[in-house]
Context: one part of a larger RNA
Molecule: large-subunit ribosomal RNA, domain I
Organism: Methylophilus sp. 42
RNA sequence: UGCAUAUGGUGGAUGCCUUGGCGAUAUCAGGCGAUGAAGGACGUGAUAGCCUGCGAAAAGCUUCGGGGAGCUGGCAAAUAAGCUUUGAUCCGGAGAUGUCCGAAUGGGGAAACCCGGCCGUAAGGUCAUUCUCUUCUGAAUAUAUAGGAAGAGUAAAGCGAACCGAGUGAACUGAAACAUCUAAGUAACUCGAGGAAAAGAAAUCAACCGAGAUUCCGUAAGUAGUGGCGAGCGAACAUGGAACAGCCUGUUAUUUUUAGCAGACGCGAUAGUAGAACGGAAUGGAAAGUCCGACCGUAGUGGGUGAUAGUCCCGUAUACGAAAUCCCGUUUGUGGAACUAGGGUAACGAAAAGUAGGGCGGGGCACGAGAAACCUUGUCUGAACAUGGGGGGACCAUCCUCCAAGGCUAAAUACUCGAUAUCGACCGAUAGUGAACAAGUACCGUGAGGGAAAGGCGAAAAGAACCCCGGGAGGGGAGUGAAAUAGAUCCUGAAACCGUAUGCAU
Repeated sequence: UGCAUAUGGUGGAUGCCUUGGCGAUAUCAGGCGAUGAAGGACGUGAUAGCCUGCGAAAAGCUUCGGGGAGCUGGCAAAUAAGCUUUGAUCCGGAGAUGUCCGAAUGGGGAAACCCGGCCGUAAGGUCAUUCUCUUCUGAAUAUAUAGGAAGAGUAAAGCGAACCGAGUGAACUGAAACAUCUAAGUAACUCGAGGAAAAGAAAUCAACCGAGAUUCCGUAAGUAGUGGCGAGCGAACAUGGAACAGCCUGUUAUUUUUAGCAGACGCGAUAGUAGAACGGAAUGGAAAGUCCGACCGUAGUGGGUGAUAGUCCCGUAUACGAAAUCCCGUUUGUGGAACUAGGGUAACGAAAAGUAGGGCGGGGCACGAGAAACCUUGUCUGAACAUGGGGGGACCAUCCUCCAAGGCUAAAUACUCGAUAUCGACCGAUAGUGAACAAGUACCGUGAGGGAAAGGCGAAAAGAACCCCGGGAGGGGAGUGAAAUAGAUCCUGAAACCGUAUGCAU
């Protein structure tokens, strides 16, 4: 030095576990905000820090309910000081307080800071802009108007995951290159709204038969078409379902009712209450496992307990429960006196013009200018008036069908930041969220932004008193424990790598 065997160190794979994730189902909710939001800064505890809570009334205050013995949040003990059957801590409802920044709104500003006016003894209150309404004023200019001033407004603003409508609108890519085309009206940006949005009661289709608003799903159908007829794009009619709902407009007369508000009752939400039934023996550190003998079950879902528990604990099935607030429903009244709005009846009316259409240039329709209808419109034009007009895919006739140029409209449909309950041939710490841990933290970057690693002693700390070596770290005894090669760098403890002992070889 090599090989073998044994035994260690290092290391943290594997196994087991789960506080965290992921995906879904049902129901709810679908907004918050000048009554100051979302998000923060700074404070706040007897005691330094971080998290949580809260706001100078500061881990809290008041009140109304629940609950019933301990409590003063977590990491996280300890000490101190307190509270509590005159009901604390805790849970729920309603209120009070709520520094400073932030739309931030008295002015300014390098966010959490600086500086003011007015009222008020002080405490404190108030002062942005725009819009709407009212009042007072008031030019050129007589009436007026513009403008100005004051007052009133729970008006607007800002935030929010996706879904929705509108506006603007790419490129990579594909076409095996590339230009029409595609990707795609996608991404991105902007504006606006709602719990859904949009659309919507035929100037629609159809085909000589007829249907009868819109939306969504299935078929029709990858069909008819379209297309450097390339890549590709791609309907409709008809039909089966989901869900269904229709309406409004001016004047006069007449008649009638609802919305709103209040009470009562009922369902539900926000705390909760009751809730059946087991003992023994051996083994073991420990029984829930084994053996013996019982019981309950409208409860043998699930979790915990020193190993695997229907009957030990929490629960579960089931039954019950609200002072207060909220949602929904039913019903009674207000109240027909007035205004506003709606319904019925009768009479008289009205029934949409720079519009339809056309030219030029675009865009949308599955349809790329094509034989290209239809819809839309930047520009130039420009009708008719129900004896009328639009459409039926160039165009014309016949025939059929509908009535544009005003408006409203639930449901079926889309989505899930969030709440509650439940589930999983989903993951199990290099997985599953980036994050099971002080994680959007540490750290990096001027900044936009990027962005980790890191779980496990034991049933219980019983976390090793005391002695010895050592300056200490650490170790040896002793002790605890079932186990300490479970000793806090702590379950298991693979391999690489590094030793020690023995044997053999050199």